[in-house]
Molecule: c-di-GMP-I riboswitch aptamer
Organism: Holophagaceae bacterium UBA706
Formats: sequence, C1' cells, structure tokens
RNA sequence: CUUUGUAAACGGCAAACCCGCGGCGACGCGGGGACGCAAAGCCAGUGCCCCAACGGGGUCGAACGGUUGCCUGA
Repeated sequence: CUUUGUAAACGGCAAACCCGCGGCGACGCGGGGACGCAAAGCCAGUGCCCCAACGGGGUCGAACGGUUGCCUGA
C1' cells in the first nucleotide's frame, strides 16, 4: 500500500416504539430503548421511496457511486 473478514480483542453505531422540541409535511434534534449492522461513519451524485406542488425539500439502515477509518489474517 492492497485485500480479507468478525473466529479473537478494543470497542462503535443504533431499528421499531415512547417522551419533549422544531417543521405545512416528509422528516430532523435530544433522552430512553435495541431490531440489527464489518463501515448502520460522512457525501443527496445516480436512483428507489416519501413530502410538497412545478419553485423545491426529505431519506445514505434498499441499491449503485465517491471518500475516510479500527482490529485480525494474507
């Protein structure tokens, strides 16, 4: 540097649902909570879906793509 994958180690994230707040809404933030995740870290570029109504917005935990990263083995 590339690659493999969770058997081991350190750990990490966090669905549904509930409470509070914001928003027309999709949804987002905080707390609780864990369905799960080897990138379930980030990016809304493609695209599915959703809101809105033709100006636009949301969603990275369907997928593709970009980018960064822990550990083991090769």